The part of an RNA shown here (small-subunit ribosomal RNA, 5' domain) has 512 nucleotides and comes from an uncultured bacterium. Its Rfam family is "Bacterial small subunit ribosomal RNA". The coordinates come from a structure-prediction model, not an experiment, and the mean pLDDT is 83.
[in-house]
Context: one part of a larger RNA
RNA sequence: GACGAACGCUGGCGGCGCGCCUAACACAUGCAAGUCGAACGAGAUAAAUUCUAAAGCAAUUUAGAGUUUAUCUAGUGGCGGACGGGUGAGUAAUGCAUGAGCAACCUGCCUAUUAGUGGGGGAUAACCGUUGGAAACAACGGCUAAUACCGCAUGAGUCAAAGAGUUCACAUGAAUUUUUUGAGAAAGGAGUAAUUCGCUGAUAGAUGGGCUCAUGUCCGAUUAGCCAGUUGGUGGGGUAAUGGCCUACCAAAGCUACGAUCGGUAGCCGUACUGAGAGGUAGAACGGCCACAUUGGGACUGAGACACGGCCCAGACUCCUACGGGAGGCAGCAGUGGGGGAUAUUGCGCGAUGGAGGAAACUCUGACGCAGCGACGCCGCGUGAAGGAAGAAGGUUCUCGGAUUGUAAACUUCUGUUCUUAGGGAAGAAAAAAAUGACGGUACCUGAGGAGAAAGCCCCGGCUAACUACGUGCCAGCAGCCGCGGUAAUACGUAGGGGGCAAGCGUUGUCC
Repeated sequence: GACGAACGCUGGCGGCGCGCCUAACACAUGCAAGUCGAACGAGAUAAAUUCUAAAGCAAUUUAGAGUUUAUCUAGUGGCGGACGGGUGAGUAAUGCAUGAGCAACCUGCCUAUUAGUGGGGGAUAACCGUUGGAAACAACGGCUAAUACCGCAUGAGUCAAAGAGUUCACAUGAAUUUUUUGAGAAAGGAGUAAUUCGCUGAUAGAUGGGCUCAUGUCCGAUUAGCCAGUUGGUGGGGUAAUGGCCUACCAAAGCUACGAUCGGUAGCCGUACUGAGAGGUAGAACGGCCACAUUGGGACUGAGACACGGCCCAGACUCCUACGGGAGGCAGCAGUGGGGGAUAUUGCGCGAUGGAGGAAACUCUGACGCAGCGACGCCGCGUGAAGGAAGAAGGUUCUCGGAUUGUAAACUUCUGUUCUUAGGGAAGAAAAAAAUGACGGUACCUGAGGAGAAAGCCCCGGCUAACUACGUGCCAGCAGCCGCGGUAAUACGUAGGGGGCAAGCGUUGUCC
């Protein structure tokens, strides 16, 4: 000098930041991922209207059936739940940083271009019925729709096989032209319509990813040898793709004193702190990458996961149970217990920015924007200003003359930052208008009142700025080092005075 700090004493205000570093310990409760009725059948409610029947002389009322409109939604279906948010357990290299490569790869939504969107089929949930179960839930039978599912047609281009060329090249080969054969697509919705939103094939782009290589990346030799899918090859499998990634066979290789292997520790970086620099240390917040989601394992779906708020299995734990069986996962935001020296509200709002779905209206969004708590940090402001000598009183000291506190106070004249109160009152909001603000009646402006409500902490032997008196008497105590204290202690305790910093000041811890 620095800090995600803590502790002691003290504490007026504002702005901007930051706030479980420990138990990746266990979690009550609420919320954190939904959305689309313009994909689909069905149902519910409301309104209007038509028909039939009954009652009534009639207006009308009631019941049933149908149509239209509006709203809602359990289910099928689509897209999104792989983003956003959290944490740092693991990981010393399947990581990260920097620089390259892929003639070995994928990419939903988006953009551009291009070619299409013909004609059929069988189911199934919902629903109804029956049944089982305490529940979670499940079984059987029957009916039904689709942008759900499955054949068929077409197929420029696409893919596969075989053949013939051209131009290139980085060892494999790449690009491209052409012939034959074969394979392989689709879905509709809204609207009177125009049209529009979709759907399918292909090419290119953009974005995002995958893989490979080089270099760098902590400590220990009181760890010296390690390795059998091990190192390489061939055939096969697998993957989007290369590859012992996997497998069969063959060979016997491969790494290592330039530190292999083993053990310990640790997420990495941009950066941050310090330092003249070289360097040392750290990796909170913010940004990038990685890993993880109660522990271990596994795959499914999907463009993308081996998936925090999905599924299955096993373990531990907690809860419900009719004992047969079930349910759960805060390292999301709050919050609770526990641990700890120590770290906040079970707040407001989707108004802004961003995200998901939707044609849109809109819905959802503990992302985010705000507010609350904390001197935890940085920065700014204030606690008054000017005048005022009888140098008052009081205190301290004294050689009793005085000295000092000290222009300090009183007193006089002002000011109003802040404060209190009253009035006004934003920007942040968005193509021409209207509407839309959580924060917030906040910031800010104006008037009035009023010096009133706002100073402490540490130190004074030397280092090191700042000295006297009393008490104590190697006691009580101090102390960062040297060292003070045993009767005049500037070093202990108190007082007066002084010095330093100041809404803080000291101490402790850690790093330079």